This is a predicted structure of a 72-nucleotide RNA (transfer RNA) from an Anaerolineaceae bacterium. It matches the Rfam family "tRNA". By type it is a transfer RNA.

RNA sequence: GCGCCCGUAGUGAAAAGGAUAUCACGUUGCCCUCCGGAGGCAGAAGUCUGAGUUCGAAUCUCAGCGGGCGUA
Numbered sequence: 001g002c003g004c005c006c007g008u009a010g011u012g013a014a015a016a017g018g019a020u021a022u023c024a025c026g027u028u029g030c031c032c033u034c035c036g037g038a039g040g041c042a043g044a045a046g047u048c049u050g051a052g053u054u055c056g057a058a059u060c061u062c063a064g065c066g067g068g069c070g071u072a
Base pairs, nucleotide, nucleotide: 001071002070003069004068005067006066007065010025011024012023013022018055027043028042029041030040031039048064049063050062051061052060
C1' cells in the first nucleotide's frame, strides 16, 4: 500500500429502521449490620466525527479518524 473486521456508560457486552438504548461488573448515596469488602434500595454515567437516505438511524450508505487481523 491492498483486503477483511471492529468502534455503544469507567470495563465487558446486548439492542428486526420505531417503546424512556438494556444487562453484568465497577462507581456514588442511603438502609441493614457489632463491622463491611456480604445483603437490600436508589442514582449518575454512553452510541468515534461529519454528511447522506428515511416520516423515523446505534442500526443502512459515503467520507474521515482510531484499533485489530491477513497479505507483499